[in-house]
RNA sequence: CCAGGGGGCCGGGCAGUCGCGUCACUCGCAAGAGUGCCGAGGAAAGUCCGGGCUCCACGAAACGAGGGUGGCGGGUAACGCCCGCCGGACGGCCGGCUUGCCGGGAAGUCCAGGGAAAGUGCCACAGAGAGCAGACCGCCUCCGUGCAAACGGAGGUAAGGGUGAAAGGGUGCGGUAAGAGCGCACCGGGCGCCUGGUAACAGGGGCCGCACGGCAAACCCCACCCGGAGCAAGACCGAAUAGGGGCGGCGCGCUGGUCCGCAAGGGUCAGCAGGUGUGUUUCGCAUCGACCGCCCGGGUUGGUCGCUUGAGCCGCGCGGCGACGUGCGGCCUAGAGGAAUGGCUGCCCCUGCGCGGAGGGUCCUAACGGAAACCGCCGCCAGGACAGAACCCGGCUUACAGGCCCCCUGGCGAA
Numbered sequence: 001c002c003a004g005g006g007g008g009c010c011g012g013g014c015a016g017u018c019g020c021g022u023c024a025c026u027c028g029c030a031a032g033a034g035u036g037c038c039g040a041g042g043a044a045a046g047u048c049c050g051g052g053c054u055c056c057a058c059g060a061a062a063c064g065a066g067g068g069u070g071g072c073g074g075g076u077a078a079c080g081c082c083c084g085c086c087g088g089a090c091g092g093c094c095g096g097c098u099u100g101c102c103g104g105g106a107a108g109u110c111c112a113g114g115g116a117a118a119g120u121g122c123c124a125c126a127g128a129g130a131g132c133a134g135a136c137c138g139c140c141u142c143c144g145u146g147c148a149a150a151c152g153g154a155g156g157u158a159a160g161g162g163u164g165a166a167a168g169g170g171u172g173c174g175g176u177a178a179g180a181g182c183g184c185a186c187c188g189g190g191c192g193c194c195u196g197g198u199a200a201c202a203g204g205g206g207c208c209g210c211a212c213g214g215c216a217a218a219c220c221c222c223a224c225c226c227g228g229a230g231c232a233a234g235a236c237c238g239a240a241u242a243g244g245g246g247c248g249g250c251g252c253g254c255u256g257g258u259c260c261g262c263a264a265g266g267g268u269c270a271g272c273a274g275g276u277g278u279g280u281u282u283c284g285c286a287u288c289g290a291c292c293g294c295c296c297g298g299g300u301u302g303g304u305c306g307c308u309u310g311a312g313c314c315g316c317g318c319g320g321c322g323a324c325g326u327g328c329g330g331c332c333u334a335g336a337g338g339a340a341u342g343g344c345u346g347c348c349c350c351u352g353c354g355c356g357g358a359g360g361g362u363c364c365u366a367a368c369g370g371a372a373a374c375c376g377c378c379g380c381c382a383g384g385a386c387a388g389a390a391c392c393c394g395g396c397u398u399a400c401a402g403g404c405c406c407c408c409u410g411g412c413g414a415a
Stems, first nucleotide, its partner, number of pairs: 001411010012348007020039002023036005041386001045397002048395005053230004058284006066226005071085005086113001087111004093104005114221002119219002121215003136161002138157008169187006188210001189208003193204004234305004244296006253272008274288004312331008349384004354380004359375002362371003
């Protein structure tokens, strides 16, 4: 310098002037005024995940329904996120030749990456045949007809061709009438052993000719995980109303003691049965003469809080490949409440296949001079991205004009 990749930061600055919001202080009876600190984002967006927090659910266990995740091991409050590793697919380039294929494969990128032998289902059309399938064209043997070419029949065959996204292991050698894992070598597959590794997995060897396609982002199976709602959660104050009305279902029980009572009956305690609290069951606990379901109707739409000190941010050291953890030190950076942070002016900055000017270097020419683009300067013009908190965090995804910086891989060149 070129090519291929990965990451981080900024995304306007300064001054003046006028104008906003919370908080603090001062003045003021109050209205309000003055001063000071601070005042939108890397995504504030989408609402896709995980939480903090709040309220509800009586507790425990088992089962079921529903939902989520899916290689291994770590990180984290947790996750569907992040880190490292494994496997697979791409990948600059390199090699081989038949110049179009084959093989290897950097940094890095991507993968809803467990199971198809538990079961069900789908694979259109084409094709003979698409799951435990198949003989269309062919090839071989025999028989018959025929001068021959060829035709017909019987049997064998799945190596060659065709159809297709995919044809049931692949390549080669032998063997055969022709073929076929029929046999053999290698690759692939199944079973099992050894070594390394926490593991996913990798490497090596042995035995077996060995029927076992694809799709699970199809239903499903396996492993693991999961209460429900959500700041319009909720708490308090104030105010007001109708502790409203109607319909339906089921139940209001048994035994014993005791008290009141003339009796009827009622109260209370204990046990049993029943109902409710839970999708089902068991146990416990609580409660009950209750309870469950449907329909109609009334009041309150006011105020205060929740509301910003956080699993917070920054710096340094230590541990770790890393995500991250840990120690010390420093900092406090919006809390609005129909919703604030803006307008104007000037200068600076950045950008441009823009316009104009002079200059420098390079190239051409004998020279005058010319050429194209480069470099910086001056003046003018135009433009300056995506986009605005609303309880708060950790992520993911999407959008983003332009600029700067760092790192990795390979090649060329210089010292």

Bacterial RNase P class A from Novosphingobium sp., 415 nucleotides, folded computationally.
The gene name in the source record is rnpB.
Lineage of the source: Bacteria > Pseudomonadota > Alphaproteobacteria > Sphingomonadaceae > Novosphingobium.